[in-house]
């Protein structure tokens, strides 16, 4: 120095759910609480695939389609810490 990695330790992350004189048309985001799990629950959302949403078009209505905007804690990419026996 390698290999090992279902061990320890030092930290870190927040799901439902509560709450708002917040933003947002919705999804949904934000902030405090909270803890259900995470070894990537870190990034990345026109140019991977999936889902959620429709202010606004277009459709006589509807159905539907266009567009809009989100979700990375669905997969995928990319990058990455500690490590005993």
């Nucleotide at each position: 120095c390698g290999c090992g990695a279902u061990a320890a330790a030092c930290g870190g992350c927040a799901a439902a759910c509560c709450u708002g004189c917040u933003c947002g048309a919705a999804a949904g985001a934000c902030a405090g609480g909270g803890a259900c799990g995470c070894a990537a629950a870190g990034c990345u959302a026109u140019a991977g695939g999936g889902c959620c949403u429709u202010a606004c078009c277009c459709g006589u209505c509807g159905a539907g389609g266009g567009u809009u905007g989100g979700c990375a804690g669905c997969c995928a990419g990319c990058u990455g810490c500690c490590g005993a026996a």